[in-house]
Context: one part of a larger RNA
RNA sequence: UUGGGCGUAAAGGGCGCGUAGGCGGUUUUACAAGCCUGGUGUGAAAUACCUCAGCUUAACUGAGGAAACGCGCUGGGAACUGUAAGACUAGAAUCUAGGAGGGGAAGCUGGAAUUCCUGGUGUAGGGGUGAAAUCUGUAGAUAUCAGGAAGAACACCGGUGGCGAAGGCGAGCUUCUGGCCAUAGAUUGACGCUGAGGCGCGAAAGCGUGUGGAGCGAACAGGAUUAGAUACCCUGGUAGUCCACGCUGUAAACGAUGUGCACUAGGUGUUGGGUAGAAGAUACUCAGUGCCGUAGCUAACGCGUUAAGUGCACCGCCUGGGGAGUAUGCCCGCAAGGGUGAAACUC
Numbered sequence: 001u002u003g004g005g006c007g008u009a010a011a012g013g014g015c016g017c018g019u020a021g022g023c024g025g026u027u028u029u030a031c032a033a034g035c036c037u038g039g040u041g042u043g044a045a046a047u048a049c050c051u052c053a054g055c056u057u058a059a060c061u062g063a064g065g066a067a068a069c070g071c072g073c074u075g076g077g078a079a080c081u082g083u084a085a086g087a088c089u090a091g092a093a094u095c096u097a098g099g100a101g102g103g104g105a106a107g108c109u110g111g112a113a114u115u116c117c118u119g120g121u122g123u124a125g126g127g128g129u130g131a132a133a134u135c136u137g138u139a140g141a142u143a144u145c146a147g148g149a150a151g152a153a154c155a156c157c158g159g160u161g162g163c164g165a166a167g168g169c170g171a172g173c174u175u176c177u178g179g180c181c182a183u184a185g186a187u188u189g190a191c192g193c194u195g196a197g198g199c200g201c202g203a204a205a206g207c208g209u210g211u212g213g214a215g216c217g218a219a220c221a222g223g224a225u226u227a228g229a230u231a232c233c234c235u236g237g238u239a240g241u242c243c244a245c246g247c248u249g250u251a252a253a254c255g256a257u258g259u260g261c262a263c264u265a266g267g268u269g270u271u272g273g274g275u276a277g278a279a280g281a282u283a284c285u286c287a288g289u290g291c292c293g294u295a296g297c298u299a300a301c302g303c304g305u306u307a308a309g310u311g312c313a314c315c316g317c318c319u320g321g322g323g324a325g326u327a328u329g330c331c332c333g334c335a336a337g338g339g340u341g342a343a344a345c346u347c
Base pairs, nucleotide, nucleotide: 004318005317006316007301008300012315014201015200016199017198021194022193023192025088026087027086028085029084030083031082033081034080035077036076037075038074039073040072041071042070049065050064051063052062053061054060091191092188093187094186095185096184097183098181099180103177104176105175106174107173108172109171110154114150115149116148117147118146119145120144121143125136126135162169163168206247207246208245209244210243215241216240220236221235222234223233258314259313260312261311262310263309266292267291268290269289270288271287272286273285274284275283276282296303297302320347321346322345329340330339331338332337
């Protein structure tokens, strides 16, 4: 429990596709379901409401009236909604001619660095720290040169710059592939918006099977520090990190801001197009991405044409703190666990 809210106080679903449903552009005609209006029947009486009357008054009682705007039947209206038929092009989509991009997948290739191996030079240290030690080295290390191997990540460019629905995406080339933007013309003719369920995608960690394993590195071991040190620092180091396939389905999955459409001062950067101009400066314009700011909004902070302003459509969610995202039931999962999700009690 509503005529209230959801950036930060409780509250936007992690993100998309889409079913039912809800809502839906301009115009003509018809119908009359919703809608408006007239008549009529009914909506018992008592009670309640209004006026009057009777008990001395009141309570009480009686009489008359109004009302019940609800349902049925019937007559009429046609603006709006709806339904049917027809038309339109401003929404939406398709095609042709262009453009930008770390969007996705697969394959091939590259250089720098790191570690390891082999060989050369060379000799006593190296490494590490606040200082040390564990560690490593005369079985020749560190350093340096040459050769080889492996795995992972791609310096500079690099940018509040780009792309993607979100998660996310960064060496180069090739192939396959999704989306986006502008301009002009043509076509379809409302084909649209949202979206309960549903389906799909979904960082990291984790799980299963099998490869791989350079560096890093939970756990673990040792050395330090310390009163202690199950830490911070150091030396090692397994899982993991990488790949393939399958699972998990969660994050401060954040812009802590759902999606779509319309309207409401400007200024200044930047990315990709277009038009005018001379290939320029510049101006205008469309689509993004930043900053400042007017009106307005806001508890304030702040937001401010990328709205948190003004409206409409649809969905999700909130209702004091703790107990508790717990218990229980159900569903999902190999498990870890996830989804849904209370109450007692207490302040």